This is a predicted structure of a 122-nucleotide RNA (FMN riboswitch aptamer (RFN element)).
The sequence was found by an Rfam model in a public genome assembly.
[in-house]
RNA sequence: ACGUUUCUUUGGGGCAUGGUGAGAUUCCAUACCGGCAGUAUAGUCUGCGAGAGCGGGAGAUCCGCUUUGAUAAGGUGCAAUUCCUUAACCGACGGUGAUAGUCCGGAUGAGAAAAGAAACCG
Numbered sequence: 001a002c003g004u005u006u007c008u009u010u011g012g013g014g015c016a017u018g019g020u021g022a023g024a025u026u027c028c029a030u031a032c033c034g035g036c037a038g039u040a041u042a043g044u045c046u047g048c049g050a051g052a053g054c055g056g057g058a059g060a061u062c063c064g065c066u067u068u069g070a071u072a073a074g075g076u077g078c079a080a081u082u083c084c085u086u087a088a089c090c091g092a093c094g095g096u097g098a099u100a101g102u103c104c105g106g107a108u109g110a111g112a113a114a115a116g117a118a119a120c121c122g
Base pairs, nucleotide, nucleotide: 003120004119005118006117007116008115009114010113017029018028019027031102032101033091034090035048036047037046038045043089044088051067052066053065054064055063056062071087072086073085074084075083093105094104095103
């Protein structure tokens, strides 16, 4: 160095403008946003996390299972559904004076994971 353990910190963004209406950041036109790891740089590939459901458990932030959205064409290149061009598409649950990816809430939560420190190993 690599590895293991422990600790600390970090760890999700977004409705501008106009229209209708008694009422909408929820509808319409249009705007805006994109967690983590892998891989030629990814919201749409692969996997993970988050959300939901069921079960276990005295109970939990614990354990197990299930479920969980969406991309094509062309170009460059050794290599790209990742870059470039064009045109698309997607977005949990509960709440609401009116239907929400963007408002409010669970959440000062949880978390994939990242960085650093110490000890051990060698």